The RNA shown here (FMN riboswitch aptamer (RFN element)) has 136 nucleotides. It was read from a public genome assembly, where an Rfam model found it.
RNA sequence: AAUAAACUUUGGGGGUUGGUGAAAUUCCACACCGGCGGUGAACGGUCGGAAAAGACCGGAAGUCCGCGAACGCCGAAAGGCGCCGAGCAGGGAAAAGCCUGCACCGACGGUAUAGUCCGGAUGAGAAAAGUUGCGC
Repeated sequence: AAUAAACUUUGGGGGUUGGUGAAAUUCCACACCGGCGGUGAACGGUCGGAAAAGACCGGAAGUCCGCGAACGCCGAAAGGCGCCGAGCAGGGAAAAGCCUGCACCGACGGUAUAGUCCGGAUGAGAAAAGUUGCGC
């Protein structure tokens, strides 16, 4: 540097607001939240060299690409297949990621209709970090 296999740990946030009502944290108003990986112009760092070039690393996304969970179908199971939400305008040298403004989205069961309450869930999991470690 690269890489079988095994194992360990970590791995989701948010209403004690007001109104109506017999009843709503579910409606209305207002408020609040954003899993995992990728993607970066400026800029910063390291290397490089006389300088420049160049190389590497860092570099802020709910609505860009993909994944997970949930949900549906099949299956005895392992698992397979499917489904899988939502963004525009302006600024700017520059970005689907920055700044400003205004929008929009959010499984299933329960219950007065739920992203925020209760439940499946002390679950599962994208993935992250680490330990052991085969071979070269």
Record summary:
Its Rfam family is "FMN riboswitch aptamer (RFN element)". Rfam describes the family as follows. The RFN element is a highly conserved domain that is found frequently in the 5'-untranslated regions of prokaryotic mRNAs that encode for flavin mononucleotide (FMN) biosynthesis and transport proteins. This element is a metabolite-dependent riboswitch that directly binds FMN in the absence of proteins. In Bacillus subtilis, the riboswitch most likely controls gene expression by causing premature transcription termination within the 5' untranslated region of the ribDEAHT operon and precluding access to the ribosome-binding site of ypaA mRNA.The FMN riboswitch structure, reported in present an FMN-bound six-stem junction, adopts a butterfly-like scaffold, stapled together by opposingly directed but nearly identically folded peripheral domains.